[in-house]
RNA sequence: GGGUCAGUAGCUCAGUGGUAGAGCAGAGGCCUUUUAAGCCUUUGGCCGUGGGUUCGAUCCCCACCUGACCCA
Numbered sequence: 001g002g003g004u005c006a007g008u009a010g011c012u013c014a015g016u017g018g019u020a021g022a023g024c025a026g027a028g029g030c031c032u033u034u035u036a037a038g039c040c041u042u043u044g045g046c047c048g049u050g051g052g053u054u055c056g057a058u059c060c061c062c063a064c065c066u067g068a069c070c071c072a
Stems, first nucleotide, its partner, number of pairs: 001071007010024004018055001026042005048064005
């Protein structure tokens, strides 16, 4: 220098065009002598950045940033 993949909640990951979800973690409650476990409720994300297409973009296109790998 070229190519492929990844970037979504504090963490691990879903989500193939119609205003984003799960598990764990956090908060409150129930239970328990207490803790743990279990159960219920709940907080938390302008989806890496900037443009474009579209009535509408996490999703499609382009550029860039970060990381991993391959080729040279």
Model confidence (mean pLDDT): 82 of 100.
Transfer RNA from Candidatus Peregrinibacteria bacterium CG10_big_fil_rev_8_21_14_0_10_55_24, 72 nucleotides, folded computationally.
It matches the Rfam family "tRNA". By type it is a transfer RNA. Gene Ontology term of the family: triplet codon-amino acid adaptor activity.